[in-house]
RNA sequence: CCAGACGGUCGGAUGGCCGCUCUUCUUGUGGAGAGAGGAAAGUCCGGGCUCCACGGAAACACGGUGCCGGGUAACACCCGGCGGGGGCGACCCCAGGGAUAGUGCCACAGAAAGAAAACCGCCCGCCGCCGCUUUAGCGACGGCUGGUAAGGGUGAAAGGGUGUGGUAAGAGCGCACCGCGCCGGCGGCAACAUCGGCGGCAAGGUAAACCCCACCGGGAGCAAAACCAAAUAGGGACGGCACGUCUCAGGAAACUGAGACAGGCGAGUUUCCGAACCGUCGUCCGGGUAGGUUGCACGAGGCGUCCGGUGACGGACGCCCUAGAUGAAUGGUCAUCGCCCUCGAGUUGAGGGGGAACAGAACCCGGCUUACAGGCCGUCUGGCAUC
Numbered sequence: 001c002c003a004g005a006c007g008g009u010c011g012g013a014u015g016g017c018c019g020c021u022c023u024u025c026u027u028g029u030g031g032a033g034a035g036a037g038g039a040a041a042g043u044c045c046g047g048g049c050u051c052c053a054c055g056g057a058a059a060c061a062c063g064g065u066g067c068c069g070g071g072u073a074a075c076a077c078c079c080g081g082c083g084g085g086g087g088c089g090a091c092c093c094c095a096g097g098g099a100u101a102g103u104g105c106c107a108c109a110g111a112a113a114g115a116a117a118a119c120c121g122c123c124c125g126c127c128g129c130c131g132c133u134u135u136a137g138c139g140a141c142g143g144c145u146g147g148u149a150a151g152g153g154u155g156a157a158a159g160g161g162u163g164u165g166g167u168a169a170g171a172g173c174g175c176a177c178c179g180c181g182c183c184g185g186c187g188g189c190a191a192c193a194u195c196g197g198c199g200g201c202a203a204g205g206u207a208a209a210c211c212c213c214a215c216c217g218g219g220a221g222c223a224a225a226a227c228c229a230a231a232u233a234g235g236g237a238c239g240g241c242a243c244g245u246c247u248c249a250g251g252a253a254a255c256u257g258a259g260a261c262a263g264g265c266g267a268g269u270u271u272c273c274g275a276a277c278c279g280u281c282g283u284c285c286g287g288g289u290a291g292g293u294u295g296c297a298c299g300a301g302g303c304g305u306c307c308g309g310u311g312a313c314g315g316a317c318g319c320c321c322u323a324g325a326u327g328a329a330u331g332g333u334c335a336u337c338g339c340c341c342u343c344g345a346g347u348u349g350a351g352g353g354g355g356a357a358c359a360g361a362a363c364c365c366g367g368c369u370u371a372c373a374g375g376c377c378g379u380c381u382g383g384c385a386u387c
Stems, first nucleotide, its partner, number of pairs: 001383010012337007020035006037358001041369002044367005049221004054274007062217005067081005082096001083094004097212002102210002104206003119152002121148003125144004130139003160178006179201001180199006187192001225294004235285007244261007263278002301320008339354004343349001
């Protein structure tokens, strides 16, 4: 100097004038303060919070996650490792448990796609026929029985791989190494890694197919909900279960009161326990309201310093309060500077243009994903040149 990888950050500033929303002070149309993001987007996760059986517990259904250890309120997030893959490398990616619980699938091609099989081949034997040779053989071609899966073909994948010995030709048939299974030692919390021994061992792949295993999870959501005011029809139809039994007291009786048991009563379903009530649950049709206030901004809050930790993060101390609208405010204009583009140039020069990218809070927070003109900073990797 060029190329690349990872991380962080800004994405306008200052002043004047005018305008808008909220909070607060003063009693006045004045003063003070604050006012849209790094993603506010997506609505993909996790929560806080609110309500739903009266409360609690368990199971199932349904859904989610899936290597190990940690962080966090929690998570499918983040950190650190392990294993696999990509890259020269810095680094990046993985829907990363189980195929010996079971079921399904592996099209076409190919002989054959799971405990299968012989298309071309190779070999022994027999027969036919031709040639050579000369008395017993060799070779070529064709046919049949048998043996074979080393070589070739098909395919994503062909019953472990490479080498070697052996064989009529071959084959884990034997051997060496690798692979696979079992047993054990050492290191690590663990996932795993490494070393040794035994066994010729052969039943493949696929779970982002159904499924099995482990762990987690009630449901709905601020259009949740609470209060006030007002209005209507305390409306109608159908269906399920129940209003029961016993004991005691009062009473002439009717009846009244108390207690126990049973039944009804519901968040997707079921069960158990406790409490309250004596009527309650489900479906359909119809009517009224749709106005105001709260929820609604002090938080798992922000910033700084130090300490602990490889890190995510945690702790201590100090400082700060940073929108709350409801058809929806957070703006307009002028000037200067910064930034970008163009021209030019011994370098801070001149003129013109651009308000610039992605994009607007609506209960809040922690993440993930996606979009982004231009600028700045740091660390690391590869290459070239010079000293």
Bacterial RNase P class A from a Rhodospirillaceae bacterium, 387 nucleotides, folded computationally.
It matches the Rfam family "Bacterial RNase P class A". The family's RNA type in Rfam is ribozyme.
It was read from a public genome assembly, where an Rfam model found it.